A computed fold for a 543-nucleotide part of an RNA from an uncultured bacterium, annotated as small-subunit ribosomal RNA, 5' domain. The coordinates come from a structure-prediction model, not an experiment, and the mean pLDDT is 81. Its Rfam family is "Bacterial small subunit ribosomal RNA".
Context: one part of a larger RNA
RNA sequence: GGACGAACGCUGGCGGCGUGCUUAACACAUGCAAGUCGAACGGGAACCUUUAUUUCGGUAAAGGUGAGAGUGGCAAACGGGUGAGUAACACGUAGGCAACCUGCCGACAGGAUGGGGACAACAUUCCGAAAGGAAUGCUAAUACCGAAUGGAGUCCGGAGAUGGCAUCAUCCCCGGAUAAAAGAUGGCCUCUGAAUAUGCUAUCGCCUGUCGAUGGGCCUGCGUCUGAUUAGCCAGUUGGCGGGGUAACGGCCCACCAAAGCGACGAUCAGUAGCCGGUCUGAGAGGAUGAACGGCCACAUUGGGACUGAGACACGGCCCAGACUCCUACGGGAGGCAGCAGUGGGGAAUCUUCCACAAUGGGCGAAAGCCUGAUGGAGCAACGCCGCGUGAGUGAAGAAGGUCUUCGGAUCGUAAAGCUCUGUUGCACGGGACGAAAACCGGGUUUGAGAAUAUUGAACCCGGGUGACGGUACCGAGCGAGGAAGCCACGGCUAACUACGUGCCCAGCAGCCGCGGUAAUACGUAGGUGGCGAGCGUUGUCC
Repeated sequence: GGACGAACGCUGGCGGCGUGCUUAACACAUGCAAGUCGAACGGGAACCUUUAUUUCGGUAAAGGUGAGAGUGGCAAACGGGUGAGUAACACGUAGGCAACCUGCCGACAGGAUGGGGACAACAUUCCGAAAGGAAUGCUAAUACCGAAUGGAGUCCGGAGAUGGCAUCAUCCCCGGAUAAAAGAUGGCCUCUGAAUAUGCUAUCGCCUGUCGAUGGGCCUGCGUCUGAUUAGCCAGUUGGCGGGGUAACGGCCCACCAAAGCGACGAUCAGUAGCCGGUCUGAGAGGAUGAACGGCCACAUUGGGACUGAGACACGGCCCAGACUCCUACGGGAGGCAGCAGUGGGGAAUCUUCCACAAUGGGCGAAAGCCUGAUGGAGCAACGCCGCGUGAGUGAAGAAGGUCUUCGGAUCGUAAAGCUCUGUUGCACGGGACGAAAACCGGGUUUGAGAAUAUUGAACCCGGGUGACGGUACCGAGCGAGGAAGCCACGGCUAACUACGUGCCCAGCAGCCGCGGUAAUACGUAGGUGGCGAGCGUUGUCC
């Protein structure tokens, strides 16, 4: 000199864009942060319409809308937070898997026949303070379970071909074994005069297989802090054989066998630490660092465990144990902010219990849509960077006043006043956005399916259609110099000097040298000056 997630002191006008618990991974009141689908299913409170009846209270039937629960599907493994642990294939980089998985999505091939029995909801009864639970009875499905079929798949046995990188990989033939499925919504009666589904059809789903895409799993080379005042370490330890387990290789686990394996090229132990892209600095080499943003990892009160599932050993799931908090009828129960706000505590120190799903993205749904503290915004804070302003021109009687003075004057100083202007900003008034294009609705064109002038898929055109921010930005006209300057320094380093006070080397200053003991340019105050400026100094840390 530069930098900062900074803090402290004094001061403080505005805007844009960012940033904001670095400490206690301390404890948490309250609200919200993950739901959705009635076009999978049974049922249905409540309301409305019509009809019948009526003692005018209502009752019954049909139709419509349809809340909240329940079965079922998908999602909840994403998104969001934190950095405790971890010195490790955790991360980075370069490779490998002939040792692997992959829901939703895309492409292709084939299929979807025919049956069965339940369980919730519900009703009744019962137990419990509650949380919750039990018994009996009824019922539906894209829930569950057999059977049929088998193009392809998997496994076993046999024959063959091609290739390679050891185990082997790929292709093909024969025989045997094995295991599938579900419907929903809209439209139509071409068979036939009417109606309809069990029929036909479109779309969405379902089952099997192959390929892809995406996402993951595993393995390896190299790199990755300090300490030798840590020198030896290790028994599933190192390897083999056989098995188990896994999506998959593997002491991952187990039985047996062998006695190996690592280490001064630093094992082991101890300390510290999430890693990287990056960031800061530096001419560079390098050094330091890992806030925000992006990638990966790990964790979710502490420890352990599995279940479900394509995917978890699962932050707002389950079980067990511990600590803590709360409720209790003392028998027993409930909870987990390192999600967004917010509270207490700790601390030098770090924000609103805000608005909206309008946009982007995500989940579910055919769609409308619903949910979304992700996100988009607003609020607070000079915390940072950038920009703007606090006026401009003129003005010598060099006014008053202050300070100094050799008492002549000098200086503050064109500074002020005065005069002439401007309107950035400010204040009040009026207008007023971009971000919006979609989805969807209506009409139409082309084209596919279809028996079809039903219907429907795809592409396109026209019109309608939606804004939290926000009456904000911006624009126009109006008023008015009006509302807007401080901080630090002035002995040398280092730009900037005098006066007074103090003077017991006191009070004090100080980054270093040093200053102060009666004329202190170094302390304190004033005037002046210098520097920076909505900031200026100080402290801390890094280069």